c-di-GMP-I riboswitch aptamer from a Solirubrobacterales bacterium, 81 nucleotides, folded computationally. It was read from a public genome assembly, where an Rfam model found it. NCBI's taxonomy places the organism under Bacteria, Bacillati, Actinomycetota, Thermoleophilia, Solirubrobacterales. The model forms 100% of the base pairs in the Rfam consensus.

[in-house]
This record gives sequence, C1' cells and structure tokens, in this order.
RNA sequence: CGCUGAAAAGGGCAAACCCGGUGCGAGCCGGGGACGCAAAGCCAGAGGUCUCGCAGGGAGCGAGAUAGCUCGGCCGCCAGC
Repeated sequence: CGCUGAAAAGGGCAAACCCGGUGCGAGCCGGGGACGCAAAGCCAGAGGUCUCGCAGGGAGCGAGAUAGCUCGGCCGCCAGC
C1' cells in the first nucleotide's frame, strides 16, 4: 500500500418508540432507549425516495430533506493475509 472481516481486545455509533425543543413540511437537535452497523465517520457530485412551492392538457421548474437506499469522493481503529 492492497484485499478480507470468522474469532479476539479496547472501544465507537444508535433504528423503532417515548419526552422536550425546532421547522409549513420531509425532517433536524437534546435526553432516554437499542433494531442493527467495520465506516451506521465526513461530503448532497450522480441516481433513487420523500417534503414544500410554482405550473398543470401533458410534461415539467424551483427550493429543501435523506450519508441507516445505491454509486462516487475524502479520511480512519483493531485483527488476518
């Protein structure tokens, strides 16, 4: 540097749900809580999905959300080869 994640050590994150806050909304933040995760660390670049507004004959356009949907980019712990 590359590949792999069966076992191990030290640890890490935290779905649903509940409480509080926030946003028109999708959602987000804090606390509790663990379904899971070897990138469930970071980035909305491409596709997907979702929300709001506009348009509407049909198409579509704009603004957002999602990194725990996929791809891509950056960075990284342990172990094995």